The RNA shown here (transfer RNA) has 74 nucleotides and comes from a Planctomycetota bacterium.
[in-house]
């Protein structure tokens, strides 16, 4: 050089044939229970869906560059 996978929430990851409000588990606040701490319940905060373009009425998702990570061939 080239070929292939990945990039979504503080970590790990779901997300269907492009459809209207973006999710789960765990951590995090706040409560509720306990003399107090853990476990359990119940609430809640947190997302420019890498970045940028572009196709549509609409894009996490389809195209096109860019950047990281991984793996393979040379």
């Nucleotide at each position: 050089g080239g070929g292939c996978g990945g990039u979504u929430a503080g970590c790990u990851c779901a997300g269907u044939u492009g459809g209207u409000u973006a999710g789960a588990g765990c951590g995090c606040c706040g409560u509720g229970c306990u003399c107090a701490c853990a476990c359990c319940g119940c609430g809640g905060a947190g997302g420019u869906c890498a970045c940028a373009a572009g196709u549509u009425c609409g894009a996490g998702c389809c195209u096109u560059g860019u950047a990281c990570c991984g793996c393979c061939c040379a």
Its Rfam family is "tRNA". From the family's description: Transfer RNA (tRNA) molecules are approximately 80 nucleotides in length. The sequence is in RNAcentral, with records from ENA. NCBI's taxonomy places the organism under Bacteria, Pseudomonadati, Planctomycetota. The prediction has a mean pLDDT of 81.